[in-house]
The RNA shown here (Bacterial RNase P class A) has 393 nucleotides and comes from uncultured Aestuariivirga sp. It matches the Rfam family "Bacterial RNase P class A". Rfam classes the family as a ribozyme. Gene Ontology terms of the family: tRNA processing, ribonuclease P activity and dimeric ribonuclease P complex. Model confidence (mean pLDDT): 75 of 100. NCBI's taxonomy places the organism under Bacteria, Alphaproteobacteria, Hyphomicrobiales, Aestuariivirgaceae, Aestuariivirga.
RNA sequence: AGCUGGCUGGAUGGCCGCUCUCACCAACGUCGAAAGGCAGGUGGGAGAGGAAAGUCCGGGCUCCACGGAAACAAAGGUGCCGGGUAACGCCCGGCGGGGGCAACCCCAGGGAAAGUGCCACAGAAACAAACCGCCGCGCCAAAGCCUCCGGGCCAAGUGCGGCAAGGGUGAAAAGGUGCGGUAAGAGCGCACCGCGGCUCUGGUAACAGGGCUGGCCUAGGCAAACCCCACCUGGAGCAAGACCGAAUAGGGGUGGUGUGACGGUUCGCCGUCAGGGCCGUUUCCGGCUCUGCCAUCCGGGUAGGUUGCACGAAGCAUGCGGCGACGCAUGCUCCAGAUGAAUGGUCAUCCAGCGCGGCAACGCGUGGACAGAACCCGGCUUACAGGCCAGCU
Numbered sequence: 001a002g003c004u005g006g007c008u009g010g011a012u013g014g015c016c017g018c019u020c021u022c023a024c025c026a027a028c029g030u031c032g033a034a035a036g037g038c039a040g041g042u043g044g045g046a047g048a049g050g051a052a053a054g055u056c057c058g059g060g061c062u063c064c065a066c067g068g069a070a071a072c073a074a075a076g077g078u079g080c081c082g083g084g085u086a087a088c089g090c091c092c093g094g095c096g097g098g099g100g101c102a103a104c105c106c107c108a109g110g111g112a113a114a115g116u117g118c119c120a121c122a123g124a125a126a127c128a129a130a131c132c133g134c135c136g137c138g139c140c141a142a143a144g145c146c147u148c149c150g151g152g153c154c155a156a157g158u159g160c161g162g163c164a165a166g167g168g169u170g171a172a173a174a175g176g177u178g179c180g181g182u183a184a185g186a187g188c189g190c191a192c193c194g195c196g197g198c199u200c201u202g203g204u205a206a207c208a209g210g211g212c213u214g215g216c217c218u219a220g221g222c223a224a225a226c227c228c229c230a231c232c233u234g235g236a237g238c239a240a241g242a243c244c245g246a247a248u249a250g251g252g253g254u255g256g257u258g259u260g261a262c263g264g265u266u267c268g269c270c271g272u273c274a275g276g277g278c279c280g281u282u283u284c285c286g287g288c289u290c291u292g293c294c295a296u297c298c299g300g301g302u303a304g305g306u307u308g309c310a311c312g313a314a315g316c317a318u319g320c321g322g323c324g325a326c327g328c329a330u331g332c333u334c335c336a337g338a339u340g341a342a343u344g345g346u347c348a349u350c351c352a353g354c355g356c357g358g359c360a361a362c363g364c365g366u367g368g369a370c371a372g373a374a375c376c377c378g379g380c381u382u383a384c385a386g387g388c389c390a391g392c393u
Base pairs, nucleotide, nucleotide: 001393002392003391004390005389006388007387008386010350011349012348013347014346015345016344018047019046020045021044022043023042024041025040029038030037031036049370053381054380056379057378058377059376060375061237062236063235064234067285068284069283070282071281075233076232077231078230079229080094081093082092083091084090095109096107097106098105099104110228111227115226116225117222118221119220131167132166133163134162135161136160137159138158139157144153145152146151175193176192177191178190179189180188194216195214196213197212198211199210200209201208202207241307242306243305244304251298252297253296254295255294256293257292260273261272262271263270264269274291275290276289277288278287279286314333315332316331317330318329319328320327321326351368353366354365355364356363357362
């Protein structure tokens, strides 16, 4: 100088309050239809976080669905291997790739010859290409050279064909480097590297190393583009849910009147049919439910109240197992429960930090981040002044 992991998140005391709770005393009050709540005095106890946050994942808990079979999905998610866990998209240990001198860090890390799509600018071309270029043959032929005087050779130009070495563009251009080869070239041939196939060895595996083989049609990149493949997933959430329970509206019974249709009737109703709705969709089968008004009674539910609600995958210590995440055993502890929502204010002293003065001791002033429970846990992500510890390069 840097890297990694962990801890902490002002301290003590006085006074005045707030929420919950326990004990005792006093009273038999007050609000409400009820359920239930509130209230006097004294004393004791407890009272925010590492993220309580974002609500992004995973669970517990609760209710709904859980009609049967078959088919179809749709939508969303995950994606190297092994392990941990209640579970996970989290964590641990590895593998592969990339970065760094190193400690160490980063990776959404299946499939790009199933198909579709996109690849800015530049460039001829962004996938199977030819702009410059290289080469062969033909035509034409300046200057020059040769000539047996007929002409011949030939730069440039032009037509057809071959090639992809070199140049140029680009983030990326059709395996790379070298030697041979060729008219020029080219995996055309060869060596090494890369890649594919087969196989052997090591490893639980991802994978690593070796051998043989293929001349490379092994067809650029992107799948946090559609898509394909494999696997996973019912829905809603404490305003869940349970209990108590007014008024109004709706439901059921009884009485009266008499009902979508038809039929029967002992006049109480019963049966059949039709139509509508629900059970994710479709099919088959099936189930539930609806098809008037008046009086009265009953039960459900709303406002409201109580509960759910903090003993839990809990914390701490020790020991053991494991590289580790973590697990097991023993002992101890009980640790906020508000709901127009408590957990605060102020004073004093001290502790970091900062400023000024001073050689210094010290004095004076200033001053402590991010933020705040709301059913509860495990993670991830984000915010965070400062301080401390350990290990490593």